[in-house]
Context: one part of a larger RNA
């Protein structure tokens, strides 16, 4: 000296960009933070149109089909495992780094080759009847699919067998051809061409999963730890390899190169300091990890053992007609609590980007933005020029004088910030602009509306006076104050930084 997610005193004029709960992984009212497809499906409703029938005020009414357009709840597809928060937990193959799988999966994507033939049963919505405060449910009847089940067909591909060849890293791994078993399928939109999708294969792309070397914080006032614990051989599981899990057999196996036990802790890329080695630190960005009120469990699925899914159990909160239900902000705002301390219950989906959809679009607190807040950096102003009768005041004095001081008045002048009018974007274009009438232009107005905060004993730039008298008071360290205090408190000068300035706090 430099740093900061800071705080805390005095002060405070504009902007650009950044950044904002570090504590209680307390506890939440309230709105919203994940839906979409009607070109997969049978329906229900509402308006319009034609056309037929009844009725009679003969130009309305009602009703039944037929066709269109919009909605809707359901089945059904895709997404809700991305996005966003959080750092409780973890000393670990969790993270880095480097390797490896002859032990592995992969939904949408992209290339390829091959294929979709024939049938069957249901079931919800829906109708009735019923139970319940409510949440929800029963019973029976009826109906569609890109739901669901068989069956046929197999390029292949799974598995089983016995070869033929080459390769290798022990069990093996590539190709080639044989036999036997199992394994597919879904239609819709268009007059139509075709589009959108469907099944089965292979390979590609991404994302995942697993092994394995090194690295990764304290204690020895933790010394000895482990019975699924080490190996094995057999089996089960699993997308795979494995004590993952099991029956059996052996009795290993880690440790002073700290095993184990306690402590502390999310890793890193980075970020702060350092001439550098280092030392600190893991806010905000990115990457990977783990967690979704505590504990545990699978279900669905390419992919969770799933923040706004489900089931049990716990504690907590509401409802309850007491029999029973409903919740979960470490999403975004927002409250209360806790704290020295940390903002708006805002705007838009225009852009980027994500989910669906053929697509119009829909949704999207993701993201874009606007609000607050010297909290941090930058930049800009608070005017400039001329002005000695060195004015007035003030402070001080040796009463002559000095200092405040060209300072200020005065004159001339400029508009940069703010204000005031006027026009006014790029960003996004075939359209569409939340931000915004923003940004920026331009005109006219007036020196107005814009300076504090720390220090002056020395280190350390800057001193005098009065007031106090070891009181009061400072204070980083030495050290001041007890009647001449340059060190206390105040003036008045000065030094220093400045919309900052100082104090505290941690780090180098």
């Nucleotide at each position: 000296g430099g740093a900061c997610g800071a705080a805390c005193g005095c002060u405070g004029g504009c902007g650009g960009c950044g950044u904002g709960c570090c504590u209680a992984a307390c506890a939440c009212a309230u709105g919203c933070a994940a839906g979409u497809c009607g070109a997969a499906c049978g329906g229900a409703g509402u308006u319009g149109a034609a056309a037929g029938g009844a009725g009679c005020u003969u130009g309305c009414u009602u009703u039944u089909u037929u066709c269109a357009a919009c909605u809707c709840a359901g089945u059904g597809g895709c997404g809700g495992a991305c996005g966003g928060g959080u750092g409780a937990g973890u000393a670990a193959c969790g993270c880095g780094u480097g390797a490896g799988u002859a032990a592995c999966c992969u939904g949408c994507c992209u290339u390829u080759c091959a294929g979709a033939g024939g049938g069957g049963g249901a079931u919800a919505a829906c109708g009735u009847u019923c139970u319940g405060a409510a949440a929800a449910g029963a019973a029976c009847g009826c109906u569609a699919a890109u739901a669901c089940c068989g069956c046929a067909u197999a390029a292949g591909a799974u598995u089983g067998u016995a070869g033929u060849u080459u390769c290798g890293c022990a069990u093996g791994g590539g190709a080639c051809a044989g036999c036997a078993a199992u394994c597919a399928a879904a239609g819709g939109a268009g007059c139509a061409a075709u589009c959108c999708g469907c099944u089965g294969a292979a390979a590609g792309a991404u994302g995942g999963a697993c092994u394995c070397g090194c690295g990764u914080c304290c204690g020895a006032u933790u010394a000895g730890a482990u019975a699924g614990u080490u190996g094995g051989c057999g089996g089960g599981g699993u997308a795979a390899c494995g004590g993952c899990c099991c029956a059996c057999c052996a009795a290993g196996u880690c440790g002073a190169c700290g095993a184990u036990c306690c402590a502390u802790a999310g890793c890193c890329g980075a970020c702060c300091u350092g001439a550098g080695a280092g030392g600190g630190u893991g806010a905000c960005c990115g990457g990977c990890c783990a967690c979704a009120u505590u504990g545990g469990g699978a279900c669905u699925g390419a992919g969770a053992c799933a923040c706004g899914g489900c089931c049990c159990a716990a504690a907590c909160u509401c409802c309850u007609a007491c029999g029973g239900g409903a919740g979960g902000c470490a999403g975004c705002a927002g409250u209360g609590g806790g704290g020295a301390a940390u903002a708006u219950u805002g705007c838009a989906c225009a852009a980027u980007g994500g989910g669906c959809g053929a697509a119009a679009g829909c949704c999207u607190g993701a993201u874009g933005c606007a609000g607050c807040g010297a909290c941090g950096c930058c930049g800009c102003g608070u005017g400039a020029g001329c002005g000695a009768a060195g004015a007035a005041g003030u402070a001080u004095u040796u009463c002559g004088g000095u200092a405040u001081g060209u300072a200020a008045a005065g004159c001339u002048c400029u508009a940069u910030c703010a204000g005031c009018a006027g026009g006014g974007a790029a960003g996004a274009u075939a359209a569409u602009g939340a931000c915004g009438g923003u940004a920026c232009c331009u005109g006219a107005c007036u020196a107005a509306g814009a300076a504090g905060c720390a220090c002056c004993g020395g280190c350390u730039a800057a001193a005098u006076a009065c007031g106090u008298g070891c009181c009061a008071g400072c204070a980083g360290c030495c050290g001041c104050g007890g009647u001449a205090a340059u060190a206390c408190g105040u003036a008045u000068g000065g030094u220093g930084c400045a919309a900052g300035c100082g104090u505290u706090a941690u780090c180098c």

Small-subunit ribosomal RNA, 5' domain from an uncultured bacterium, 508 nucleotides, folded computationally. The prediction has a mean pLDDT of 85.